The RNA shown here (Guanidine-I riboswitch aptamer) has 98 nucleotides and comes from Halalkalibacillus halophilus DSM 18494. The source organism's lineage runs through Bacteria, Bacillati, Bacillota, Bacillaceae and Halalkalibacillus halophilus. It was read from a public genome assembly, where an Rfam model found it. Its Rfam family is "Guanidine-I riboswitch aptamer". Rfam 15.1 lists 1,509 matches to the family in 1,281 species. From the family's description: This family represents a conserved RNA structure found upstream of the ykkC and yxkD genes in Bacillus subtilis and related genes in other bacteria. Its mean pLDDT, the model's own confidence on a scale to 100, is 81.
RNA sequence: AGAAAUGUUUUCUAGGGUUCCGCAAAUUUCUGUUUGGUCAGGUCCGAGAGAAAACACACAGGAUUCCUGUGACACGGAGGGACAAAAGCCCGGGAGAU
Numbered sequence: 001a002g003a004a005a006u007g008u009u010u011u012c013u014a015g016g017g018u019u020c021c022g023c024a025a026a027u028u029u030c031u032g033u034u035u036g037g038u039c040a041g042g043u044c045c046g047a048g049a050g051a052a053a054a055c056a057c058a059c060a061g062g063a064u065u066c067c068u069g070u071g072a073c074a075c076g077g078a079g080g081g082a083c084a085a086a087a088g089c090c091c092g093g094g095a096g097a098u
Stems, first nucleotide, its partner, number of pairs: 006056007015045002020042002022039001023036005057071006073093001075096001079091003
């Protein structure tokens, strides 16, 4: 310096905020309006380094049109972006570190 050591989707969770619902408070021309996420929650977003499942892929072995096994490791800013907004979301196995 280069190459290789799997990918996609779904469900859930850690986590996240506040568009909607709810809750609370205020206001009551009315059962509407305003404010509040430092409101428990429901809808919602949601992990490369979290879990499970399905499908596909690669390699090896065996079989005869399929079967079995393996698929490791993984510390990580700041800053920016989207949606209503934020986040272990995306930039990003990024910059760095070992």